[in-house]
Context: one part of a larger RNA
RNA sequence: CCCUCGUUAAGGAACUCGGCAAAAAAGUGGCCGUAAGUUCGCAAUAAGGCCUCCCCGAAUUUAUUCGGGGCGCAGCUAACGACUUCAAGCGACUGUUUACCAAAAACACAGGUCCCUGCAAAACCGUAAGGUGAUGUAUAGGGGCUGAUGCCUGGCCAGUGUCUGAACGUUAAGGUGAGAGGUUAGCCGUAAGGCGAAGCUUUGAGCCGAAGCGCAGAUGAACGCCGGCCGUAACUAUAACGGUCCUAAGGUAGCGAAAUUCCUUGUCGGGUAAGUUCCGACCUGCACGAAUGGCAUAACGACUUGAAGACUCUCUCAACGAGGGACUCG
Numbered sequence: 001c002c003c004u005c006g007u008u009a010a011g012g013a014a015c016u017c018g019g020c021a022a023a024a025a026a027g028u029g030g031c032c033g034u035a036a037g038u039u040c041g042c043a044a045u046a047a048g049g050c051c052u053c054c055c056c057g058a059a060u061u062u063a064u065u066c067g068g069g070g071c072g073c074a075g076c077u078a079a080c081g082a083c084u085u086c087a088a089g090c091g092a093c094u095g096u097u098u099a100c101c102a103a104a105a106a107c108a109c110a111g112g113u114c115c116c117u118g119c120a121a122a123a124c125c126g127u128a129a130g131g132u133g134a135u136g137u138a139u140a141g142g143g144g145c146u147g148a149u150g151c152c153u154g155g156c157c158a159g160u161g162u163c164u165g166a167a168c169g170u171u172a173a174g175g176u177g178a179g180a181g182g183u184u185a186g187c188c189g190u191a192a193g194g195c196g197a198a199g200c201u202u203u204g205a206g207c208c209g210a211a212g213c214g215c216a217g218a219u220g221a222a223c224g225c226c227g228g229c230c231g232u233a234a235c236u237a238u239a240a241c242g243g244u245c246c247u248a249a250g251g252u253a254g255c256g257a258a259a260u261u262c263c264u265u266g267u268c269g270g271g272u273a274a275g276u277u278c279c280g281a282c283c284u285g286c287a288c289g290a291a292u293g294g295c296a297u298a299a300c301g302a303c304u305u306g307a308a309g310a311c312u313c314u315c316u317c318a319a320c321g322a323g324g325g326a327c328u329c330g
Stems, first nucleotide, its partner, number of pairs: 001325008010316002014314001019311001029051004037042001039148001053070007071075001076081001083309007090301002095107002111146007123132003149296004154226003159223002161219005168214003174208003179203005186195003227245005254288001255285001266282005
């Protein structure tokens, strides 16, 4: 000097990203007592206070009180063993997860909703046979999204997707085969050459020809999207109001410097002696917003944030001690 542990005057978080770690208190014993909130179940062992062994006496509501005494260092006699409170965020909850750096606000969840499926079901595995679904039958099964509960869930179908429709347009293979070419029995010709049936063969107009696409409509708890400029009120400011351009429609309720706010330590209030954090408001929302759910929410959480009490070597600020190392000597 390092590791593990113990003690410490006064102060008591001044330490630190942060009370991390440690300490302390209480002690799933008894009696009393217990707030806000609430889904009336809880919250709750809330909090907080007192008592605790043995003997005698008294009182009495019969398990408590009062008085006296006894023993021990010590009476929840050993061991085991919640710190508490206030406020906010997120997720309803119990649960699950990155075996070996992440346990969470992530996943799941009950509940909600949409789509598909009439049974030889849909969906899935397999080349197939076959199997799962299911020895089930729409109160069933599969898939997507959301995520208890409460109050709710606005506008847009122009784009993309899905569904429905079948009149018209477009349209493949295929069918049909107008016509054209090649070949040549034969015919014409002195010859060169020309014409050329049948068959075979190459090509081929037009017509017929499905889905799809075009077309018409529906559909958002389908993918998604949800404006700009200018002016206006008896101080000023602001604009209920008006004008205009564009759009499929221009963000409704609720919330809002937020796990979202750049400017920003916004401004005001609270808490502190002092607060970039925190809480309550405001709204100028760079760039919230309604099942990619919005806003609340009791209970719950080894979650995150802020505050307080108690307590402490975390610190002011070090000191001493024990054990084990390192080191020195042997």
Molecule: large-subunit ribosomal RNA, domain IV
Organism: Patescibacteria group bacterium